[in-house]
RNA sequence: GCCUCGGUGGCUUAGAGGUAUAGCACCUGCUUGGUAAGCAGGAGGUCACGGGUCCAAUUCCCGUCCGAGGCU
Numbered sequence: 001g002c003c004u005c006g007g008u009g010g011c012u013u014a015g016a017g018g019u020a021u022a023g024c025a026c027c028u029g030c031u032u033g034g035u036a037a038g039c040a041g042g043a044g045g046u047c048a049c050g051g052g053u054c055c056a057a058u059u060c061c062c063g064u065c066c067g068a069g070g071c072u
Stems, first nucleotide, its partner, number of pairs: 001071007010024003018055001026042005048064005
């Protein structure tokens, strides 16, 4: 330098046009003599950044940054 894959709550991730899913963690309550476990509820997301297409973009296109792998 070129190619491929990836970047989504604190962490790990699903979603591939109609404003986002689950697990763990966190908070509150129930339960217990008390804790853990269990059960119920809740909060938490500029979907890496900029632009384009579209009625509408996390999703499609272009560029940039970062990470992983490969080729030379």
Transfer RNA from a Methanosarcinaceae archaeon, 72 nucleotides, folded computationally.